[in-house]
Formats: sequence, structure tokens, C1' cells
RNA sequence: UCCGGUGUAACUCAACGGUAGAGUGACUCCCUGUUAAGGAGUAAGUUGUAGGUUCGAAUCCUACCACCGGAGCGA
Repeated sequence: UCCGGUGUAACUCAACGGUAGAGUGACUCCCUGUUAAGGAGUAAGUUGUAGGUUCGAAUCCUACCACCGGAGCGA
């Protein structure tokens, strides 16, 4: 320098054009002598950043950023 992959809740991951979800964790309540376990509920997101296409974008396109992998060049 070139090519590819990944980036979504605190963490691990879904959603493949039509209002962003699950598990774990956190918090509240129930249960219990207490804790754990169990049950019910609540909160938590600018979908890496900035543009574009579209009636509509996490999703398609472009550039950039971070990380991972591969290839190449040179002393």
C1' cells in the first nucleotide's frame, strides 16, 4: 500500500428494506428467619462516525475511524 471480516443495551449475540429484540447482568416487588435458588416486573440504544439512495435504512452505496486476519513492497 492492497484485499477481506467485525463494530447493535454494561457483557455475549439476534434482527438480511417496514416502529431494534433475546440471554446474562442491574434495579423493584413476591417468596424466605436471612442469603442463595425460584417467580413477576422495570429501566437501559444517536445500531462506530459523516454523507448518499429510498415513501421508509441496523440492513443497500461512498468516505473515514477502531480492532482482527491475509497478501504485497522495502532496508